[in-house]
Formats: sequence, C1' cells, structure tokens
RNA sequence: CAUUCUUGACGGUACACCGGUCGUGAGGCCGGGCCACAAAGCCACCGGUCUGCAGCUCGGGCGAGCCGCAGACAGCGGGGCUGCAAAG
Repeated sequence: CAUUCUUGACGGUACACCGGUCGUGAGGCCGGGCCACAAAGCCACCGGUCUGCAGCUCGGGCGAGCCGCAGACAGCGGGGCUGCAAAG
C1' cells in the first nucleotide's frame, strides 16, 4: 500500500404506524415516527415476492393454478459498481 473480517468516531439511513400528495394497483415522494441497518448508498443482471391487464386449465360459483405483456420491491436472497475517522 492492496484485499478480507471485526469494532464503530464525526455522522448517515429510517420498519410498522400516522398525516399530506401522486398512481387503477403493487407502490413512489414529502413531513412525523424510530423497528432496525457497517453499505438499509446506487444498479432489476439471476432467482423470489407482489400489482394491473389478457389468455388457458380446474371448479356450480367465490376462487385456485399455469402462462404472456407491462410494472413495483435494492429494508427478500445472489451478483455488479461506489463509499466511511480510527483501531485490531
């Protein structure tokens, strides 16, 4: 000096829920909140979950399963990129 792991200084983010707002919806954004987070910073590449619309199958029906298209989630897992005082 580089990489990995552990701790975590100055600090950072902000779950559920509540209010506002946008969206058919999943959900996004803003404010409050503070469950947690050492990448809870960024990217939908792989898997997953969820939403909308259409189709197919089963079912008397509510509905369930499969599948196509368009989306959401980075605080579901993996992967990629970037970043942090000091110490071990």
c-di-GMP-I riboswitch aptamer from a Gammaproteobacteria bacterium, 88 nucleotides, folded computationally. Taxonomically the source falls in Gammaproteobacteria (Bacteria, Pseudomonadati, Pseudomonadota).